This is a predicted structure of a 266-nucleotide RNA (Bacterial large signal recognition particle RNA) from an Actinomycetota bacterium.
């Protein structure tokens, strides 16, 4: 140097979470990394902790171990401002709302006559009328008694010698109470009337005439003064979301450098 058998090693790694503290198992990155079992009121250790128990493979070097630098997936944790949800305040009083005031803008009116003024009509009330509408109602007209209403009573009846009387169905006529028609006269009542009279009121409003001789209204905007309230803003809390900057761990990858055996045989 080769050959064969071994042995030390490795057969993934990292955050984060849980632990007084290492790892496992959970979630998570990374990206391919034997295989079976238990493991959260857990499981196995104890700073020499970076798993436990069974198997299996590779094995002294591309492959194991180390030690600098780079690069970076992704996770932690400090501030920073920014943003969504949500709960609350009412110290602010910007926006919004409310309620007045000016008459700067505008916009309507106004010499085809503004404001003010000055009379008067309406809208309101009260009587009374008149009409309607409710309701009561004569008058008045029809009906209306088998008998116990009337008149007039043919026939019969009865009394009388006669004359002549008498009571008197039925038929006609009339009537009373009732009914029923009219509902006019009258009589009452009102949430009753584009009516009329009179009289009263007349604060607003609507409207006529007169006078007056230039403003006038206050919709929008402006200025300004009082307010309420919590809708937004604002201020406090408490969730979440994404960025910035620091600081920390860091997979995967580069790049360098160094380190690591036994035996037999040839």
């Nucleotide at each position: 140097u080769c050959g064969u058998g071994c042995u030390a090693g490795g057969c993934g790694g990292g955050g984060u979470g849980c632990u007084a503290g290492g790892g496992g198992u959970g979630c998570c990155c990374u990206g391919u990394a034997c295989c079976c079992g238990a493991a959260a009121c857990c499981c196995u250790c104890u700073u020499g902790a970076u798993g436990c128990g069974g198997g299996g493979c590779c094995g002294a070097a591309u492959c194991c171990c180390c030690c600098g630098c780079c690069c970076g997936a992704g996770g932690g944790u400090g501030c920073c401002a920014a943003u969504g949800g949500u709960c609350g305040g009412g110290u602010c009083a910007g926006c919004g709302c409310c309620g007045g005031a000016c008459a700067c803008g505008u916009g309507g009116u106004g010499u085809c006559g503004a404001a003010g003024g000055c009379c008067g009509g309406g809208u309101c009330c009260u009587a009374c009328g008149c009409g309607g509408c409710g309701g009561g109602g004569a008058a008045u007209c029809g009906u209306g008694a088998a008998u116990c209403g009337g008149g007039u009573c043919a026939g019969a009846u009865c009394c009388g010698g006669a004359a002549g009387g008498a009571a008197g169905c039925a038929g006609c006529c009339c009537u009373a109470a009732g009914c029923g028609a009219g509902g006019u006269a009258c009589c009452c009542g009102g949430g009753u009337g584009c009516c009329g009279u009179a009289g009263g009121g007349c604060a607003g409003c609507c409207u006529g005439g007169c006078u007056g001789g230039a403003g006038c209204c206050g919709g929008c905007g402006g200025u300004c003064c009082g307010g309420a309230a919590c809708g937004c803003g604002c201020c406090g809390g408490u969730u979440g979301u994404g960025g910035g900057c620091g600081c920390u761990c860091g997979a995967c990858g580069g790049c360098g450098g160094g380190g690591u055996g036994c035996a037999c045989g040839a």
The sequence was found by an Rfam model in a public genome assembly. Of the family's consensus pairs, 93% are formed in the model. Its mean pLDDT, the model's own confidence on a scale to 100, is 80.